[in-house]
Context: one part of a larger RNA
Molecule: small-subunit ribosomal RNA, 5' domain
Organism: Parvularculaceae bacterium
RNA sequence: GGACGAACGCUGGCGGCACGCUUAACACAUGCAAGUCGAACGAUCUCUUCGGAGAGAGUGGCAGACGGGUGCGUAACACGUGGGAACCUACCUAGUAGUACGGAAUAACUUCGAGAAAUUGAUGCUAAUACCGUAUACGCCCUUUUGGGGAAAGAUUUAUCGCUAUUAGAUGGGCCCGCGGCUGAUUAGUUUGUUGGUGGGGUAAUGGCCUACCAAGACUACGAUCAGUAGCUGGUCUGAGAGGAUGAUCAGCCACACUGGAACUGAGACACGGUCCAGACUCCUACGGGAGGCAGCAGUGGGGAAUAUUGGACAAUGGGCGAAAGCCUGAUCCAGCGAUGCCGCGUGAGUGAUGAAGGCCUUAGGGUUGUAAAACUCUUUCAACGGUGAAGAUAAUGACGGUAACCGUAGAAGAAGCCCCGGCUAAUUUCGUGCCAGCAGCCGCGGUAAUACGAAAGGGGCUAGCGUUGUUC
Numbered sequence: 001g002g003a004c005g006a007a008c009g010c011u012g013g014c015g016g017c018a019c020g021c022u023u024a025a026c027a028c029a030u031g032c033a034a035g036u037c038g039a040a041c042g043a044u045c046u047c048u049u050c051g052g053a054g055a056g057a058g059u060g061g062c063a064g065a066c067g068g069g070u071g072c073g074u075a076a077c078a079c080g081u082g083g084g085a086a087c088c089u090a091c092c093u094a095g096u097a098g099u100a101c102g103g104a105a106u107a108a109c110u111u112c113g114a115g116a117a118a119u120u121g122a123u124g125c126u127a128a129u130a131c132c133g134u135a136u137a138c139g140c141c142c143u144u145u146u147g148g149g150g151a152a153a154g155a156u157u158u159a160u161c162g163c164u165a166u167u168a169g170a171u172g173g174g175c176c177c178g179c180g181g182c183u184g185a186u187u188a189g190u191u192u193g194u195u196g197g198u199g200g201g202g203u204a205a206u207g208g209c210c211u212a213c214c215a216a217g218a219c220u221a222c223g224a225u226c227a228g229u230a231g232c233u234g235g236u237c238u239g240a241g242a243g244g245a246u247g248a249u250c251a252g253c254c255a256c257a258c259u260g261g262a263a264c265u266g267a268g269a270c271a272c273g274g275u276c277c278a279g280a281c282u283c284c285u286a287c288g289g290g291a292g293g294c295a296g297c298a299g300u301g302g303g304g305a306a307u308a309u310u311g312g313a314c315a316a317u318g319g320g321c322g323a324a325a326g327c328c329u330g331a332u333c334c335a336g337c338g339a340u341g342c343c344g345c346g347u348g349a350g351u352g353a354u355g356a357a358g359g360c361c362u363u364a365g366g367g368u369u370g371u372a373a374a375a376c377u378c379u380u381u382c383a384a385c386g387g388u389g390a391a392g393a394u395a396a397u398g399a400c401g402g403u404a405a406c407c408g409u410a411g412a413a414g415a416a417g418c419c420c421c422g423g424c425u426a427a428u429u430u431c432g433u434g435c436c437a438g439c440a441g442c443c444g445c446g447g448u449a450a451u452a453c454g455a456a457a458g459g460g461g462c463u464a465g466c467g468u469u470g471u472u473c
Base pairs, nucleotide, nucleotide: 001473002472003471004470006469007468008467009466010465013345014344015343016342017341018340019338020337021303026301027300028299030298031297032296035062036061037060040059041058044055045054046053047052069256070255071254079180080179081178082177083176084175087173088172092169093168094167095166096165097164098163099162100134101133102132103131109124111122112121113120114119140149141148142147154161155160182228183227184226189219190218191217194216195215196214197213198212199211200210201209231253232252233251234250235246236245237244238243258279259278260277261276262275281292282291283290284289309335311334312333313332317331318329319328320327321326348378349377350376351375358369359368360367361366382414384409385408386407387406388405392400417462418461419460420459421458422443423442424441428457429456430455431454432453438445439444
């Protein structure tokens, strides 16, 4: 000198664009954050112009594995980069073939109960794109190669939307490997499923992933193991570069969801707002038993030097469901708060010497503040007030918002501070104080004339900021 997710002190006019719990992955009141489909299904209720329309439970489908948050853990194939072979992929696209015949239940509902509640038992009834069987199957799978195995679901306004099998694509993902990026030797040996092989199991798939047997290997001063610290990267800051530091916002990947463990469902999870078990904590209870999980958006307490509203809208972009209308969406778009940062603008312009008054200094002559003010002549950016009023949206639909912008009105009117002045370092005098009070980044000032303390006048620097502190180059 630069930089900052900064904080503190003094000060503070406007706008645009960004950014805003770095600490306790501490605990959380309240509201919202994931639903949707009646063109899969039966029953119920409401309205009815008897055509139909609507509602909320339930069965069923798809979605809840995305989107959003956080950085605890992790020194690891976690990440980055470049390769690889033994894999899966709902929805989507293209192709081929099919969509036949049957069956038994069950929720809802009814009746009877249990319980404070959460919830739950029994009985009877019913539907489906829910469940099951049979048939068929070119292609598909297995195989001893001539045998075996396996599917479907309908709805309807007749337009279509579906369903099944299979091939290919696209997209997304799982797995393996080379190389790369922290500290410590005051950590030197580590390892028994350990290293390899064979058979088997398991997986979508390779593999000690698991298991039985066999062999005795495997890693290591090119730092194993252990310990400490840490999410990684694109990037960011600095620097002429090499490098050093860093990993907020934005983007990619990973990990986590009160703590620990486990699986279920599913194309996909071992699942933030799903399930089960254990634990800690909080709450309800009729003491028998139950409920909960903000590292989603707001918000509260706490911690802290320190970080915002319990706001509006789905108008746009995107996502889920739906044939669609549409519904949902604290994603998102906006608004609010904060000089937190960057950028822009303003706080007036011209003329004006009797160099006014006042202040300060003085050798008492004057000097300086100083064209500064006053005064005169102008202008009206921004703000204020009044009016018109968008683009963003496409035939319709605008939260933002009566916003931006434009026009008009009045009047210099509403708008300047902070730090410093011994040297480094731009800028000095007087008074007060008297090694006191104090200053200080370093050297150092202060003990009676202090350019270094405090005040004033003057001056220097930056400017809606200026200083200080912290961190980093």